A computed fold for a 78-nucleotide RNA from Sulfurovum sp., annotated as c-di-GMP-I riboswitch aptamer.

[in-house]
């Protein structure tokens, strides 16, 4: 430099559910908990899905662990 590989280390996030608390809602934040994850990391850039007000084919949100893209990255290995 490249990065094959949930595996050998070393380690990392953390689903569904429960409890506080915020939001009209989608939903989010903490904590407890694994169901999985080579980017389950950053970023809401482009579709997808939702919620609200509208009754416009419009606004304004929410959400990447749904896809795609963008940047950034450990270890083996060559």
């Nucleotide at each position: 430099a490249u990065g094959u590989u949930a595996a050998a280390a070393a380690g990392c996030c953390a689903a569904a559910c429960u409890u506080a608390c915020u939001g009209u809602g989608a939903a989010g934040u903490a904590a407890g908990g694994a169901c999985g994850g080579a980017a389950a990391g950053u970023u809401a850039u482009g579709g997808a899905u939702c919620u609200u007000a509208u009754u416009g084919u419009u606004a304004a949100g929410a959400c990447c662990g749904c896809c795609a893209g963008a940047c950034u990255a450990c270890c083996a290995g060559u």

It matches the Rfam family "c-di-GMP-I riboswitch aptamer". Rfam's curators write: GEMM was predicted in a large-scale screen for bacterial structured RNA regulatory elements. Rfam links the family to the GO term cyclic-di-GMP binding.